[in-house]
Molecule: SAM riboswitch aptamer (S box leader)
RNA sequence: CGCUCAUCCAGAGGGGCAGAGGGAUACGGCCCGUUGAAGCCCCGGCAACCCUCCAGUCAGUUCUCGCGCGCCUGAAGCGAGGCUCCUGACUCGGGAAGGUGCCAAGUCCGUCUUACGGCGAAGUGCGUCGUAAGGAAGAUGAGGA
Repeated sequence: CGCUCAUCCAGAGGGGCAGAGGGAUACGGCCCGUUGAAGCCCCGGCAACCCUCCAGUCAGUUCUCGCGCGCCUGAAGCGAGGCUCCUGACUCGGGAAGGUGCCAAGUCCGUCUUACGGCGAAGUGCGUCGUAAGGAAGAUGAGGA
């Protein structure tokens, strides 16, 4: 950054400085906050995206065996088997030194679309409430420009 992909119902807080706000933005809710918000610093922790090691499974252009081609000392092809080597993929797998990230509430909830249901002097429609799915926006990581 009008880019791509993945993830977002789990998890994890103390201290110091500071001093009134904060939960991305707008609106509406609902919360957090003078028993101390934002921000900065220190320490601790969570997690497992990148990275790294290990285990298992599977596959292969890998390995083994057989067939076969070729006769320039190379090598196309076919079949079977296996995990010893190599490579790759996968797992509600294990680990956590390093690079990030995170440590109130589902990304706090809603907003747009669709479906279903409830209610309303509304009657294929509209309003409103609820549930579910999807989207939008956002966040984080890995990549790209």